[in-house]
């Protein structure tokens, strides 16, 4: 190199108009896009995180309620090109988008969240 075990610190983006007593929610337009993987750059291709539920070991114990592990759930794309190779790049048209909250139905406002977290840089030690 690489692998393993610990440790810092880092780890999400976007709205203007209309209509209305009242809306970034509702028309119209327009804006936004975690991590790893992938013969080529990927919201739509594998897989993983967030959110939700349910189990279980522990702490707590009267609930609630914290850790850790496991399982569930879990949105979206074609068409033409180029090319040795591209569901990732050009062109073209399309589609998604957790849960509570709200004077009016939320991807974008406000809350859990100054939380988590895939995972990344880095730095100790063993291995080699």
């Nucleotide at each position: 190199a690489g692998u393993g075990c610990g440790c810092u610190c880092c780890g999400g983006g976007g709205c203007a108009g209309g209509u209305g007593c009242g809306a970034u929610u509702c028309c119209u337009g327009a804006c936004c896009g975690g991590c790893g993987g992938u013969g080529a750059c990927a919201g739509u291709c594998c897989g993983c995180g967030a959110c939700c539920c349910g189990c279980u070991c522990g702490c707590a114990g009267c609930c609630a309620g914290c850790c850790a592990g496991c399982g569930g759930u879990g949105g979206a794309c074609c068409c033409g090109g180029u090319g040795g190779g591209a569901g990732u790049c050009c062109g073209g048209g399309a589609c998604c988008g957790a849960c509570g909250g709200u004077g009016a139905c939320a991807g974008u406002c406000c809350g859990g969240a100054g939380g988590a977290g895939a995972g990344g840089c880095g730095c100790g030690c063993a291995c080699g």
Predicted 3D model of a 128-nucleotide RNA (FMN riboswitch aptamer (RFN element)) from an uncultured Frankineae bacterium.
Of the family's consensus pairs, 100% are formed in the model.
Rfam family: FMN riboswitch aptamer (RFN element). Rfam describes the family as follows. The RFN element is a highly conserved domain that is found frequently in the 5'-untranslated regions of prokaryotic mRNAs that encode for flavin mononucleotide (FMN) biosynthesis and transport proteins.